Parts: sequence; C1' cells; structure tokens
RNA sequence: GUCUUCGUAGUGAAACGGAUAUCACGCUUGGCUUCGAACCAAGUAAUCCAGGUUCGAAUCCUGGCGAAGGCA
Repeated sequence: GUCUUCGUAGUGAAACGGAUAUCACGCUUGGCUUCGAACCAAGUAAUCCAGGUUCGAAUCCUGGCGAAGGCA
C1' cells in the first nucleotide's frame, strides 16, 4: 500500500430493516444482617464519526477514523 473481519452502557455479549436497543457482570440507593458476603427490590449507563438508501437503519451502501488478521 491493498484485501478481509470487526467497532453497541464501565466490561463481556445479544438484537430477520419494524423501536422503550436485550442480557449478564459492574456501579448507586434501599431492604435483610451485629457488621460484611450472599440474597431481594429499585435505579444507572451504550449503537466510532459524517453522508446516502428507506415510510422506517445498530443492521444496507459510500467515505473517514480506529483495532485484529492475510498478502506485498
């Protein structure tokens, strides 16, 4: 340089083009406990960026940025 794959809460993963973006862990608050752990309840936080297609985009297309890998 080029090709492929990937980029979603703090972390790890889901989500045939149909929406309140789901789950687990985490964190916060409360309950329970003598205190903690565990357990229970509630809350918290996310689609890499910019365009395009579409009635509708996390998903499809283009460009960019970043990561991993192949070739040179």